[in-house]
Glycine riboswitch aptamer from a marine eukaryotic metagenome, 92 nucleotides, folded computationally. The RNAcentral record of the sequence draws on MGnify. Its Rfam family is "Glycine riboswitch aptamer". Rfam's curators write: This family represents the bacterial glycine riboswitch. Glycine riboswitches usually consist of two metabolite-binding aptamers domains with similar structures in tandem. The aptamers cooperatively bind glycine to regulate the expression of downstream genes. In Bacillus subtilis, this riboswitch is found upstream of the gcvT operon which controls glycine degradation.
RNA sequence: CUCUGCGGGAGAGACCGGCCGGACCCCAGAUCCAGCGUCGGCGCCGAAGGAGCAACGGCCUCGGAAACUCUCAGGCAAAAGGACCGCAGGGA
Numbered sequence: 001c002u003c004u005g006c007g008g009g010a011g012a013g014a015c016c017g018g019c020c021g022g023a024c025c026c027c028a029g030a031u032c033c034a035g036c037g038u039c040g041g042c043g044c045c046g047a048a049g050g051a052g053c054a055a056c057g058g059c060c061u062c063g064g065a066a067a068c069u070c071u072c073a074g075g076c077a078a079a080a081g082g083a084c085c086g087c088a089g090g091g092a
Base pairs, nucleotide, nucleotide: 001091002090003089004088005087006086007085008084013042015041016040017039018038019037020035021033022032023031043076044075045074049072050070051069052068056063057062
């Protein structure tokens, strides 16, 4: 430095609408219900990943950090994930 296991681990809409399914109905419309579904919209978050640069070095549109910044990705009930921290074990 890296991998594995265990523990801890924040932030932000359980948002709105359409489609699909069911109920009701002669049919249709309206209405109601349901979802690990799908599409779109607006609002937000930063702690997977990604990107940007200060000092400085250099003279080359160069190198050079982050928990800062941007939000492409990701995320906004729970779950999962999660930078980082602690413990244990392995590898280079």